[in-house]
Context: one part of a larger RNA
RNA sequence: GCCUGCGAGUUAGCGUGGUGUAGCGAGGUUAAGGCGAGGGCCGUAGCCGUAGCGAAAGCGAGUCCGAAGAGGGCGUUUGAGUUGCACCAUCUAGACCCGAAGCGGAGUGAUCUAUCCAUGGGCAGGUUGAAGCGCGGGUAAGACCGCGUGGAGGACCGAACCCACCUAGGUUAAAAACUGGGGGGAUGACCUGUGGAUAGGGGUGAAAGGCCAAUCAAACUCCGUGAUAGCUGGUUCUCCCCGAAAUGCAUUUAGGUGCAGCGUUGCGUGUUUCUUGUCGGAGGUAGAGCACUGGAUGGGCUAGGGGGCCUACAAGCUUACUGAACUCAGCCAAACUCCGAAUGCCGAUAAGUGAGAGCGCAGCAGUGAGACUGCGGGGGAUAAGCUCCGUAGUCGAGAGGGAAACAGCCCAGACCAUCAGCUAAGGUCCCCAAGAGAUUGCUAAGUGGAAAAGGAUGUGAAGUCGCAGAGACAACCAGGAGGUUGGCUUAGAAGCAGCCACCCUUGAAAGAGUGCGUAAUAGCUCACUGGUCAAGUGAUUUCGCGCCGACAAUGUAGCGGGGCUCAAGCAAUCCACCGAAGCUAUGGCAUUCGCGCAUGAACCAGGCCUUCGUGGUCCAGGUGCGUGGAUGGGUAGGGGAGCGUCGUGUCGCGAGUGAAGCGGCGGGGUAACCCAGUCGUGGACGCGACACGAGUGAGAAUGCAGGC
Repeated sequence: GCCUGCGAGUUAGCGUGGUGUAGCGAGGUUAAGGCGAGGGCCGUAGCCGUAGCGAAAGCGAGUCCGAAGAGGGCGUUUGAGUUGCACCAUCUAGACCCGAAGCGGAGUGAUCUAUCCAUGGGCAGGUUGAAGCGCGGGUAAGACCGCGUGGAGGACCGAACCCACCUAGGUUAAAAACUGGGGGGAUGACCUGUGGAUAGGGGUGAAAGGCCAAUCAAACUCCGUGAUAGCUGGUUCUCCCCGAAAUGCAUUUAGGUGCAGCGUUGCGUGUUUCUUGUCGGAGGUAGAGCACUGGAUGGGCUAGGGGGCCUACAAGCUUACUGAACUCAGCCAAACUCCGAAUGCCGAUAAGUGAGAGCGCAGCAGUGAGACUGCGGGGGAUAAGCUCCGUAGUCGAGAGGGAAACAGCCCAGACCAUCAGCUAAGGUCCCCAAGAGAUUGCUAAGUGGAAAAGGAUGUGAAGUCGCAGAGACAACCAGGAGGUUGGCUUAGAAGCAGCCACCCUUGAAAGAGUGCGUAAUAGCUCACUGGUCAAGUGAUUUCGCGCCGACAAUGUAGCGGGGCUCAAGCAAUCCACCGAAGCUAUGGCAUUCGCGCAUGAACCAGGCCUUCGUGGUCCAGGUGCGUGGAUGGGUAGGGGAGCGUCGUGUCGCGAGUGAAGCGGCGGGGUAACCCAGUCGUGGACGCGACACGAGUGAGAAUGCAGGC
């Protein structure tokens, strides 16, 4: 890992609330207990109901407050309960199941290890050579020196022994700590045998929170114990109907919970809901404006202030300074408004719709982490697949088609079947269903098929303003002069360093000079003019499509690919087609509502009559048939109807002429599932209907056990 089996809403309480059903009914019912063989019969204490009000005494269809025949509160009229059973929920209990780390109690451990005690054991070999002592020297005596002797030391080297520093291997190991090669101690605070001591908030510790039996920031075993777990995981058959929420308020609250909101079921109400039109309202947003409050630019005018002149003081004059107020012009504002929409909201009315519309009461919930997109905003940086509100949609809980792929985008809401049709979004050259469709333009960049400021004789369209057969624009030929080297400055300044001025003349035209150049001149050139030539040539504005700007890591890689250029790109217009679980067609199933029929053909409950005969009669409901309308995506969740397993009771059946179980062939039902016949196996018990009772359904829980 797979297979098989086991594996989770149970039980208790004369609990509580509700629904259904049954008995009795202004009543209902017993509990303990007793009697009886038993079905059962007693047992009236108690409980609920029939009356309320008051804190109570108490009074009572009233009562309480009050002085009150006031007034007000709660009641009375309008009457149904109660006791079983079943189911749903809830309370108390382990309360759907598994799961802590832990807390407490009583015990068991020092055969591992820590320290200590007692008593034993061990340490090859080699080296060094302390004190002391002896002798000699030396001294006044010493000290001291030398030579021997001696054999000290947590001394030295190094086996056994002890340790575990480095490195390599090992890492589902040979090993739950090892192995190889090196390393440290090795007469000591050494190592070690045996026996003994200290015990869990305790021991022991040359101290690491170390060690106390592979366990230690409080050992292990059992018990309290099914501790608790607002947390995680799991929770087993089917079909049918409806179908949420991720919000508000509060919370030692924020991943929990309470109430409300939203779902469902039942009962009631009966269009009250919703949509559109019309009418009537409230409002201060968008926009706009500057009338207020503030901000803020320029001009005018100007009080005041500063500067200057003048001045003994006072005053006066003046000012490319500053400048309130006023005024003109142009602006800004969530916390400005003289104004002011569109939507939305409230009410009335009419029409439409009339449906899983609205509202009320009751049972049962789930939700209270939301996500993205469009629009209006706050925060942020007018960042974020960011965050927080409002509003609409989708996802959530939604499949199908499109967007290459792609919860939240676009189209569209899947009851089932069909080798039928029409469409939506999106598409129609091939992959790939359908047009190499039609008409008119544009693009040359593979733009299309990523991007800005900015840049550019790209190209198309529409304008405006110049010049032009009295010859423009471009090119070529020629002129481009004189006063004058203008004046100043300067070493020089002559059109051309710089400053000032920028005239006059001759002329077709020629600047006191556009650029290059020189030390300064010179020289070249331009403006301007004539000629040659011959028809357009410049400037500018707006719009369409393009160009540059444009750099990233495996490999083209920023159309899904191939490939595409009067297109298979872009713009506009038109026709056709494809395209979904949408719509239609045909057949079928289910739910719900209405109508009709059957309404006795049958059944159940009830009322009445009764000759008491399961007799007669009446009504409601369910069921059935037909028809019409609507509906049938679905998580949490609510409601309904069923299938199957085991057992019990009653009735009816099968079985050694072969039960159950298992296997093969075959068939039926909307599903869970069911079965005729027959063959084989098997060898003794089973099946159907109705009712009842559950240890009642397995794929998941790092589930448990076994097998492989």
Large-subunit ribosomal RNA, domain II from Aeromicrobium sp. CnD17-E, 708 nucleotides, folded computationally. Its Rfam family is "Bacterial large subunit ribosomal RNA". The sequence was found in a public genome assembly. NCBI's taxonomy places the organism under Bacteria, Bacillati, Actinomycetota, Propionibacteriales, Aeromicrobium. The coordinates come from a structure-prediction model, not an experiment, and the mean pLDDT is 83.